[in-house]
RNA sequence: ACACGAUAAAGGCAAACCUUCUGUGAAGAAGGGACGCAAAGCCACGGGUCUUGCGCCGUCAGGGGGCAAGAUCGCCGGGUUGCCGUA
Numbered sequence: 001a002c003a004c005g006a007u008a009a010a011g012g013c014a015a016a017c018c019u020u021c022u023g024u025g026a027a028g029a030a031g032g033g034a035c036g037c038a039a040a041g042c043c044a045c046g047g048g049u050c051u052u053g054c055g056c057c058g059u060c061a062g063g064g065g066g067c068a069a070g071a072u073c074g075c076c077g078g079g080u081u082g083c084c085g086u087a
Stems, first nucleotide, its partner, number of pairs: 003086003012037002017032006035074001041080003045077003048072007056065002
């Protein structure tokens, strides 16, 4: 350095749920709270899921598909940076 991760140590993050606020919404921010996490740091790059809109396709209708704009990195992969340790 690569790789790896323990009932170790130091430090860290914070799901559900509750309160307030923002957003049409998915969801986000702050406070409380801990289910979990070795990248649960960061980047929507690929796929997935979800939301909104459409004078689009399709249908008897609904489900569905397409396009556009978004959300999610705590869905998976990828990129990038990084703490401790070698029990």